A computed fold for a 104-nucleotide RNA from a pig gut metagenome, annotated as THF (Tetrahydrofolate) riboswitch aptamer. Rfam family: THF (Tetrahydrofolate) riboswitch aptamer. Rfam 15.1 lists 747 matches to the family in 747 species.
RNA sequence: GAGUAGCCAAGGCGCGUUAAGUGUUGCGAAACGGGACGUUGUUCGCAAACGAAAGAGACGAAAAAUCCUUUUCUUCGGUCUCUGCGGUGCCGCGGCGCGUCCGC
Numbered sequence: 001g002a003g004u005a006g007c008c009a010a011g012g013c014g015c016g017u018u019a020a021g022u023g024u025u026g027c028g029a030a031a032c033g034g035g036a037c038g039u040u041g042u043u044c045g046c047a048a049a050c051g052a053a054a055g056a057g058a059c060g061a062a063a064a065a066u067c068c069u070u071u072u073c074u075u076c077g078g079u080c081u082c083u084g085c086g087g088u089g090c091c092g093c094g095g096c097g098c099g100u101c102c103g104c
Base pairs, nucleotide, nucleotide: 001104006096007095008094011091012090013089014088015086016085017084024048025047026046027045028044029043030042034102035101036100037099038098054083055082056081057080058079059078060076061075062074063072064071065070
C1' cells in the first nucleotide's frame, strides 16, 4: 500500500398505492480483508407496537335515460397509460469502507 462485510448514490428495470415493503423495539442465529481476537455495520428467523398520497386520461363493463340506437346526470378495486407518493425491491457508473498482531 492492496483487499472483506457493508454504506451513500447518478442511471436503468420493477413492485405497492386493494398496503406488501420499508422503518422501530426485544429475543435468537449466521456470515463478515488470508489467519487470530475484537469493533462497527449487515443478513435471517420469531414476537410486539406503530404506520402511508393519491390524481388525471383512454378503453371496457354496469346502470340509467332514450327517439331503440344512441347518450351520460351515475358506478366500477375491470384493463392500460401518464404524473405523483413509498424512509419500496433488484442491478449498479462513481465515491466511501477494519482496531491490534501476523501474513501478502